Molecule: transfer RNA
Organism: Bacteroidetes bacterium RIFCSPLOWO2_02_FULL_36_8
RNA sequence: GGUUCCAUGGUUCAAUGGAUAGAACGUGAGCCUCCGAAGCUCAAGAUCCAGGUUCGAUUCCCGGUGGGACCA
Numbered sequence: 001g002g003u004u005c006c007a008u009g010g011u012u013c014a015a016u017g018g019a020u021a022g023a024a025c026g027u028g029a030g031c032c033u034c035c036g037a038a039g040c041u042c043a044a045g046a047u048c049c050a051g052g053u054u055c056g057a058u059u060c061c062c063g064g065u066g067g068g069a070c071c072a
Base pairs, nucleotide, nucleotide: 001071002070003069004068005067006066007065010025011024012023013022018055027043028042029041030040031039048064049063051061052060
């Protein structure tokens, strides 16, 4: 330099055009307990950036950024 894959809460993953982006762990609060752990309830928290297509984009397209693999 070329090809290709990936980027979603703090972490690990779902969601392949449709409505309030979902779960687990973690965090905070409450209940329980003599205290803690465990358990139960509740809450906060995310689509890498910028355009385009579409009635509608996490998803499709173009460019960029970062990371991985292969080739040279």